Predicted 3D model of a 686-nucleotide part of an RNA (large-subunit ribosomal RNA, domain II) from a Gammaproteobacteria bacterium. The organism belongs to Gammaproteobacteria, within Bacteria.

Context: one part of a larger RNA
Formats: sequence, C1' cells, structure tokens
RNA sequence: GCCUACGAGUUACACCUAUUUGGCAAGGUUAAUCCUGUAGACAGGAGCAGCCGCAGCGAAAGCGAGUCUGAACAGGGCGCCAUAGUCAGGUGGGGUAGACGCGAAACUUGGUGAUCUACCCAUGGCCAGGUUGAAGCUCCGGUAACACGGGGUGGAGGACCGAACCCGUUGACGUUGAAAAGUCUUGGGAUGAGCUGUGGGUAGGGGUGAAAGGCCAAUCAAACUGAGAAAUAGCUCGUACUCUCCGAAAUGUUUUUAGGAACAGCCUGGGAGGAUGUCUGCUAGAGGUAGAGCUACCAAUAGGACUAGGGGGAGUCAUAUCCUACCAAAUCCUGAUGAACUCCGAAUGCUAGUAGAUUACUCCUGGAGUGAGGGCUAGGGUGCUAAGGUCCUGGUCCGAGAGGGAAAGAACCCAGACCGUCAGCUAAGGUCCCAAAAUAUAUGCUAAGUUGAACUAAGGAGGUCCAGUUGCAGAGACAGCCAGGAGGUUGGCUUGGAAGCAGCCAUUCCUUCAAAGAGUGCGUAACAGCUCACUGGUCGAGCGACAGGGCAUCGAUAAUAAUCGGGCAUAAAGCAUAUUACCGAAGCUACGGUCCCGAUGUAAAUCGGGAGGUAGGAGAGCAUUCCAAUGGCGGCGAAGGUGUGUCGUGAGACAUGUUGGAGCGAUUGGAAAAGAAAAUGUAGGC
Repeated sequence: GCCUACGAGUUACACCUAUUUGGCAAGGUUAAUCCUGUAGACAGGAGCAGCCGCAGCGAAAGCGAGUCUGAACAGGGCGCCAUAGUCAGGUGGGGUAGACGCGAAACUUGGUGAUCUACCCAUGGCCAGGUUGAAGCUCCGGUAACACGGGGUGGAGGACCGAACCCGUUGACGUUGAAAAGUCUUGGGAUGAGCUGUGGGUAGGGGUGAAAGGCCAAUCAAACUGAGAAAUAGCUCGUACUCUCCGAAAUGUUUUUAGGAACAGCCUGGGAGGAUGUCUGCUAGAGGUAGAGCUACCAAUAGGACUAGGGGGAGUCAUAUCCUACCAAAUCCUGAUGAACUCCGAAUGCUAGUAGAUUACUCCUGGAGUGAGGGCUAGGGUGCUAAGGUCCUGGUCCGAGAGGGAAAGAACCCAGACCGUCAGCUAAGGUCCCAAAAUAUAUGCUAAGUUGAACUAAGGAGGUCCAGUUGCAGAGACAGCCAGGAGGUUGGCUUGGAAGCAGCCAUUCCUUCAAAGAGUGCGUAACAGCUCACUGGUCGAGCGACAGGGCAUCGAUAAUAAUCGGGCAUAAAGCAUAUUACCGAAGCUACGGUCCCGAUGUAAAUCGGGAGGUAGGAGAGCAUUCCAAUGGCGGCGAAGGUGUGUCGUGAGACAUGUUGGAGCGAUUGGAAAAGAAAAUGUAGGC
C1' cells in the first nucleotide's frame, strides 16, 4: 500500500418544548402496591396518594373577577370580559447523564522499583616492565662552631614512560547497523581524589549528584504502575444508502471577547393575514453631495494699479517737504484654491399619493447554518492618487457555478447545466495549417517581423503617408553647372599690425552697375587666397518655410536556449474603416421523455410556470438483522459464491446458467448492535 472483518447522534428520565396520531374532555390521568388469569412475557381489575388544567393579583398576611400600589371610590400595573385541556404512542429540538466517535499535556490517591545508574557503609581482590632519585643517614672537604660544598647510601612522589585495567580525544566506517550507542585508528589515566568483586543503605516534590537538570532498570524540569476515569479538550481529524424541493452566511451590537458565544440579520418546514412587497410612468416633497462660484461670507492666494503705514535716500538747527526697480494694510482690475468655505446647485437615492406591470410581503411557531470572506468595477478615507495593501459605501461575480472564449487560468468576456438526439440558429470569440469556419470583398497605411502578449515615458529624428497655412515659379523658380561678385577704401578708432572677417564706433554712407554687405564663413603675423549673400547665362517644372494628424524609428535593461500558444505571415495571416457570408456553448429552437408547483377537473387529463448548488432545512423511498400475523418455497436442490439477461431516475429488484449442499423467502405491521473510502482508525492476511 491493497483486501477482508470491525468502526461514530445511542439509551435512560413522573424532565422541558413544538408537531403529529389516538382516547376521554371542564375535566384528564393513575404511581408504588394488591388481586385474578397465563409456562412466561404479559393481560384484566382494584388502588384517588399525587400531577396538569378549570382564576388571578400581591414580597407576604391575604383578598378574589378582581387584586396590588395608594389617604383615595383617583390614576396606573397585572388579570377577567374573549375558555381546552389532559393521558399515551411516534417524530424534531433542548436539559441531566461519558451523550456522535477517537485523541492530550496534566492532577489526585494507593503501591512497585538502587539486579542499570548516583552517592554512602562493611568486607575482599588487582596494578608487567622501565625511568627519575626528595628527606634522612654516612664519608670526605669546609667552619671558631654552625652554615655550606662534594661522593656514597637511601627510596619519597595525587613524579615520568608504558602493558593489564579504567576511560572515550581525533578521524573514518556504521545509520531498515554485527550493535536501540558499536568497530577500527588515534588518544587520556595507569600507587591513586585509582580500578574492581560480594553483601548492604538512601524512593518520587523524594533520593543521589567533584553540578551536566545529570542519574534513579533502553523512561526524568519530577520514575513506573493500579484506581479516580469514558478527567477536561471553545482544538484537530473522522462520521457510512438513494432520489426530489428550497437554499444561506462570512454583517450589526455585546463579550477575560476576537479561529468561541448570546441576541438581531440572512435560509428552511408548518400555520395565519390578505395587497401591505418589487419595478416602471406621472404628481408632490425634504435635502446641500458631484459640479460650480467666491466685489456672497470664512480661510488661503499670483501679477498689476492706487495708496495708509514702515524701510532707504535727499533736505533742515529741528520740522515741513521731495524721491524711491524696497516691504506692504485697505480699495480696484486680471487670474485663481478649499473635507471641516457657500450667493448657487444637479443626477441618483429617500418619502408620500396615483396608474400599470409583476409576485411578492408581514406576523406566529419548529429546525438550522453563518458571525476568517475574496476578486473586479464605481465613489471615497489611509498609504507614496505604492501593494494580490488596508478601511467604508453601491453593484457584480467566485464562495456554493458546470459550459464556450481569454494558449494555460476561482471571480475578465459570453452564458446559468432535469434527461436523450450522428437536428437547426446564435453569443463572446473567431474563419492560412495545427484547429470548426473567408488564403472574403472594398479602400488606405506600415517595412519596423512593428505587429505578435504582458511593454511603456520624457526626449531625439529630412522614415513615410495625409489634410492645411504661407512664399517663390514659363516675365523661367529650386538644385546643379558657367560667369561676375566692383570703385571711394587698408571706412574711422584702436593697435607692433587690424586691409570686409581680434575688438570698439557709426547718419554701416556714396558711386558704377545686371548685381555686389564698410561684408556669411574658412584663411593670413598683417596682406594675399578660397567662399557666401546678390546678379547674368544654361536647364525646363515645380520648389521652399511653418504648424497639425496617421503608422513606423531610437530611447529599450534580469537572471536555465529561444519563441506571437506554435508553425509561420509583408498589396498579410499586421493596423484602420466599411460590408457580406460562415464557424462557434450544457444559451435559444426542434423532436421525444422524467419529476415538482399552480389552475381547471371526481378521476384520467389539459394548460401555465419551474428543475446549477456548499453549510443547512423539508419530503419520499431502497437495503440489512430480528419479532408478530397471514400465506409459501426447499435433496426433483435452500442460503451463499460466480456469470448472463431484464426491470427501476436511483438506492436496488427479479429471472436464469453454473457452483454449493440445508435451510430460506413473500405480504402487512413492529423493533433496531440498521448501510464505510478516508479517522497518521483497530485486528488479520498478502
């Protein structure tokens, strides 16, 4: 892991409550116990204690259709007037019990453990070999005498090296091991606070501890074991057959409350009411949002004008007075801001009336679940006009929603799946191939594979197309080519020089001209030289400038090769506009069928509407075991196993072949140890 078996809402009660069936009914009913019958279960009878109801009010005494409060004959509260209960059975829910099942860590109490290990007590045992050489003693030297020095002897030490023994430092292996802690290598101690045998002692909030919360039998921040005990678990997991109808919530308030609950909201079953619900049109209202506005207030605000006050300057002995590219109140003009500004002011929404359409709505009562929500869109707060952020409000979808499209995809687009069909039409989206349908039609654009995802900007740019404004142009434009581009003059100043061209000045002038600047740029030390403006010739038809639009271009950068879903596509299979076909879904239609609800109807049936669904509510059924009654089957083959066929929407049922070898069904009713795929479920097998 698989298979088989077992495995979770049960039972009790003088309990509470609702509903349902039956009995009796202003009443209903017996409990213990006793008697009779029966093999027993039980049945019949007695038993009037008790309980509920028929009357309430008051704290109570108490009074009573009233009573309490009160001084009250007032007012007010609760009652009467308005009457159905009770007993038994079934079902839904609650209570008390383990109360749907399994699951703690723990707590209390009584015991069992020191054969492991910690420490202690008593009594025994063990430590190859080698090295060093303390004190003391002795001899010699030495001293006044000591001291002191040297040789020898001696054999001390938590001394040294190193086996046994004890330990466990390093590395490798081992890691379903040879082993629930080892093996090999390497290492530490090895006469000591040493190691060890045997016997004994200390016990669980206790021991023991050279102290690590270590050890106390592979268990230790409180051992093991019986019991309390099915502790408790607002937590996790699991909770078993079918079909039909409806169908949520993730919100508000409160909570030692925040992943739990109570009440309300939203769902469902039953009953009652009867137009009260929803939408649309019209009519009438309340209101200060969006917007807008501000010489309509408040607050803030840019420029200008005007002008108090101030600063600065002039002036005076001091004033006066004057000036001011400074600051600036009030006022005026122009511009313009505001959630906590408003002279104004919608749309929606809200209220009422009325008409139409539609099918809700409200109350009582039984049963719930939910009280972690989420995405998108619109209006806002917060945040950075950040977040798949967070908090409100409106809508929508996912949640609990399948189908088609978006390559893939909870909530984006289309569209709400009762069943069947080798029928049709469409939606979104598509129609070259993968891949159903146009290599469609018409007119343009794009050359970047832009397109062709997500992916864009400021800014740059004689890319290209379009529509404009304006200027020049057969009296010949623009571009090219040929030619001219002069004189006063090297203008004046400055300067070493300044001659069109370092710089400064200017009435930048005059002349000759077809035209030619006191000079557009290059150049020279300064000249020179080249060139431009300007003019003529040649050529022969369009040529410049500006602002705007379309599509392209650069800007352009991410982590495993690349890619529009891929192949691929260029008068497209890209982009834009217009048009016609077609494809395309569980949508719609057609045909057939099932079920539910409503209406008509005795029924059959007809007509209309409906049938996505988690939590959850309600209804109808299937199967298993046993019991009662009735009625059956079976060695001419029961149950069970294994095939096949038929029937039923389904749970399932029936028939039959074969196996099997002795019991088993049907109908009606009753009772439950009554349905397994999941609980790291339990046991067995493989």
The full RNA is in RNAcentral, with records from ENA. Its mean pLDDT, the model's own confidence on a scale to 100, is 85. Its Rfam family is "Bacterial large subunit ribosomal RNA". Rfam links the family to the GO terms structural constituent of ribosome and ribosome.